[in-house]
RNA sequence: CCAACUCUCGCGGGAGAGGCCGGAGUCGCAAGCUCCGGCGCCGAAGGCGCAACCGCCCCGGAAACGCUCAGGCAAAAGGACCGCGCGGGCUGA
Numbered sequence: 001c002c003a004a005c006u007c008u009c010g011c012g013g014g015a016g017a018g019g020c021c022g023g024a025g026u027c028g029c030a031a032g033c034u035c036c037g038g039c040g041c042c043g044a045a046g047g048c049g050c051a052a053c054c055g056c057c058c059c060g061g062a063a064a065c066g067c068u069c070a071g072g073c074a075a076a077a078g079g080a081c082c083g084c085g086c087g088g089g090c091u092g093a
Base pairs, nucleotide, nucleotide: 002092005089006088007087009085010084011083012082013081018039020038021037022036023035024034025033026032040073041072042071046069047067048066049065053061054060055059
């Protein structure tokens, strides 16, 4: 110096499930919005659980599987994960 790996950030892609019902407020009325209550759903923020497996022998690390506490069920926002880019870290030929 360069590749790989990893981390923050930026850009792009990114699924699922009721624009549900009732009440109150706002408002001239309606609609919209907000709050409260209720039932039905979703899993790909997070969280928790089991485990294939891995490490090494005391116990740990572990999923896109499971649970739905949280979150979500028009749009927006968010979104595991994937790709690209600047920068940082790490280590090898």